[in-house]
Molecule: transfer RNA
Organism: Parcubacteria group bacterium Gr01-1014_3
């Protein structure tokens, strides 16, 4: 430099254009002799800027970052 893949909560990962799911973690409560076990609940996320669309995590453009391949 060219080609390909990726960027979503603290972490790991889903979401075939229509309320952003799940697990671990965090917080609160219950339970318990104790809780680092168990149960119930709560909070927390779409890389940036534009475009398309009634509606964008999803499609298009440009950029930033990471990984792989080639030279």
């Nucleotide at each position: 430099u060219g080609g390909g893949g990726g960027g979503u909560a603290g972490u790991g990962c889903a979401a075939u254009g229509g309320u952003a799911a799940c697990a671990c973690g965090g917080c609160u409560g219950c339970c318990u002799u104790u809780g680092g076990a168990g149960c119930a609940g709560c909070a927390g996320a779409u890389c940036u800027a534009g475009g398309u669309u009634c509606g964008a995590u999803u499609c298009c453009u440009a950029g930033c970052c990471c990984c792989c391949c080639a030279g």